A computed fold for a 77-nucleotide RNA from a Myxococcota bacterium, annotated as transfer RNA. It was read from a public genome assembly. Its Rfam family is "tRNA". Rfam classes the family as a transfer RNA.

RNA sequence: CGGGGCAUAGCUCAGUCUGGUAGAGCACCUGCUUUGGGAGCAGGGGGCCGUGAGUUCGAAUCCCACUGCCCCGACCA
Numbered sequence: 001c002g003g004g005g006c007a008u009a010g011c012u013c014a015g016u017c018u019g020g021u022a023g024a025g026c027a028c029c030u031g032c033u034u035u036g037g038g039a040g041c042a043g044g045g046g047g048c049c050g051u052g053a054g055u056u057c058g059a060a061u062c063c064c065a066c067u068g069c070c071c072c073g074a075c076c077a
Stems, first nucleotide, its partner, number of pairs: 001073007010026004020057001028044005050066003054062001
């Protein structure tokens, strides 16, 4: 330099293909239970979906650019 993949809750990841109210598990908070802790049960909180721009009535999803990480190739040593 060229090609490809990834970026979504504190963590691990779905959802994107085919636009229409953002989810799961773990973690966290509260209550019950227990002498207490843990486990269990019930309830609850937490997201500008990497950044910017565009298309659209409507974008996590489509288009473009950029940023970060990973893989492959080329080049140099």